[in-house]
Glycine riboswitch aptamer from an Actinomycetota bacterium, 93 nucleotides, folded computationally. The model forms 91% of the base pairs in the Rfam consensus. It was read from a public genome assembly, where an Rfam model found it.
RNA sequence: AUGAACCUGCAAGGGAGAGUCUGCGGCUAGCCGCAGCGCCGACGGGGCAAGUGUCCUCAUAACCUCUCAGGCAAAGGGACCUUACAGGAUCGG
Numbered sequence: 001a002u003g004a005a006c007c008u009g010c011a012a013g014g015g016a017g018a019g020u021c022u023g024c025g026g027c028u029a030g031c032c033g034c035a036g037c038g039c040c041g042a043c044g045g046g047g048c049a050a051g052u053g054u055c056c057u058c059a060u061a062a063c064c065u066c067u068c069a070g071g072c073a074a075a076g077g078g079a080c081c082u083u084a085c086a087g088g089a090u091c092g093g
Base pairs, nucleotide, nucleotide: 003091004090006088007087008086009085011083012082013081014080019037021036022035023034024033025032026031038072039071040070044068045066046065047064051060052059053058
């Protein structure tokens, strides 16, 4: 050097759940707003703490949990996964 796995960023692809419920109003249909009840968890946020780490009297922290926010036709969003590229930092040689 080849190789292995990790982190960050960007691009593409994939990507679940739950009422396009009821009432009222606005608007040219569509659509939008408000209220009510019923639900969802995989953006975010909170909690416990499984787990993880340079190991514990420390740090970090879940797909668990709560539903504050968000969401419940389509669209959009979407944790996470895959591929490619760029950068960083390890193992190894």